[in-house]
């Protein structure tokens, strides 16, 4: 210092990074442009552009889980910004189907059917509700630089969802009130 097994923490705008931009360094008047030179040859130095190497960038919160089982990947919302939060890989609480049990469909139960749910539970419509964080400043440290860390101060959101309130809401067969 590498390589193998173990074990623990830790993450879902979570994890990586080859494309794509940026930073440093190294190579050279030739691999190239482009200056200069110029009958002819020669010689230096700097840029860019080229390899090459070793770094930096690459999602700011809200919000969302768990009966089984299988399949999906561009799996919700807005902020900032103004090529990169852009591309790629993987992941993943999403989503589809299937089965099991469930709830709502104007008293109560059984069977369909329709829409849901996995501690919740039809649909549509109106009203309230939410300390958002980065970006902005101010300040400290780290790095040669890109850039990154940490501290303080001021703000500004959707959407789910919660809760009220209105609307609408299937068949048959039983039982019971009126």
């Nucleotide at each position: 210092a590498g390589u193998c097994a173990g074990a623990a923490a830790u993450c879902a705008g979570c994890g990586c990074c080859u494309g794509c931009c940026c930073c440093u360094g190294a190579c050279c008047u030739u691999g190239a442009u482009a200056g200069g030179g110029u009958u002819c040859a020669a010689a230096a130095a700097a840029a860019u552009u080229g390899u090459c190497a070793g770094g930096g960038g690459g999602a700011c919160g809200a919000g969302g889980a768990u009966g089984g089982a299988a399949g999906u990947u561009u799996a919700u919302c807005g902020a900032a910004a103004g090529a990169u939060u852009c591309g790629g890989c993987g992941g993943a609480u999403g989503c589809u189907u299937c089965c099991c049990g469930g709830c709502u469909u104007g008293a109560c139960a059984g069977a369909g059917g329709a829409g849901c749910u996995g501690c919740c539970a039809u649909c549509c419509g109106g009203c309230a509700c939410a300390c958002a964080a980065a970006u902005c400043c101010c300040g400290c440290g780290g790095g040669c630089a890109a850039c990154g860390g940490c501290g303080g101060g001021g703000a500004c959101a959707a959407a789910c969802g919660u809760g009220c309130c209105g609307g609408a809401a299937c068949u048959c067969u039983g039982u019971g009130a009126u």